[in-house]
RNA sequence: GGGCCUAUAGUUUAAUGGUAGAUCACUGCUUUCGCAUAGCAGAGAUAUGGGUUCGAUUCCCAUUAGGUCCA
Numbered sequence: 001g002g003g004c005c006u007a008u009a010g011u012u013u014a015a016u017g018g019u020a021g022a023u024c025a026c027u028g029c030u031u032u033c034g035c036a037u038a039g040c041a042g043a044g045a046u047a048u049g050g051g052u053u054c055g056a057u058u059c060c061c062a063u064u065a066g067g068u069c070c071a
Base pairs, nucleotide, nucleotide: 001070002069003068004067005066006065007064010024012022013021018054026042027041028040029039030038047063048062049061050060051059
């Protein structure tokens, strides 16, 4: 320098173009003399910028970051 893959919550990950879900973690409440467990509730996310579309996490392009292969 070139090819390919990946980017979603603090973590691990789902989502056929039609309200972005779940596990663990965090906060509160109940339960207990107390802790743990358990139950209920809550906050929290689509890498960035454009394009297509009535509508984009999804399709297209570019950039950024990471991984991998070739030279």
A computed fold for a 71-nucleotide RNA from a Patescibacteria group bacterium, annotated as transfer RNA. Rfam family: tRNA. Rfam classes the family as a transfer RNA. Rfam's curators write: Transfer RNA (tRNA) molecules are approximately 80 nucleotides in length. The source organism's lineage runs through Bacteria and Bacteria candidate phyla. The coordinates come from a structure-prediction model, not an experiment, and the mean pLDDT is 83. It was read from a public genome assembly.